About this RNA
A computed fold for a 73-nucleotide RNA from Schistocerca gregaria, annotated as transfer RNA. The coordinates come from a structure-prediction model, not an experiment, and the mean pLDDT is 80. Lineage of the source: Eukaryota > Panarthropoda > Polyneoptera > Acrididae > Schistocerca. It matches the Rfam family "tRNA". Rfam classes the family as a transfer RNA.
RNA sequence: GCCUUCUUAGCUCAGACGGUAGAGCGCACGACUUUUAAUCGUGUGGUCGGGGGUUCGAGCCCCCCAGAAGGCG
Numbered sequence: 001g002c003c004u005u006c007u008u009a010g011c012u013c014a015g016a017c018g019g020u021a022g023a024g025c026g027c028a029c030g031a032c033u034u035u036u037a038a039u040c041g042u043g044u045g046g047u048c049g050g051g052g053g054u055u056c057g058a059g060c061c062c063c064c065c066a067g068a069a070g071g072c073g
Base pairs, nucleotide, nucleotide: 001072002071003070004069005068006067007066010025011024012023013022019056026044027043028042029041030040031039049065050064051063052062053061
């Protein structure tokens, strides 16, 4: 230098063909327990890496940029 994949909640990850974002863990509160832990219930969460474009509508499609991983030279 070229190619491929990835970037979504505090963490690990979902999210068919574009229809307006979810789970587990975590955290807070409560129940239970002599207490802790475990378990159960309720709640808490994201301008989807940044910027543009297409569209009635973009996490998803197109372009540019940044970062991460791998491959080729």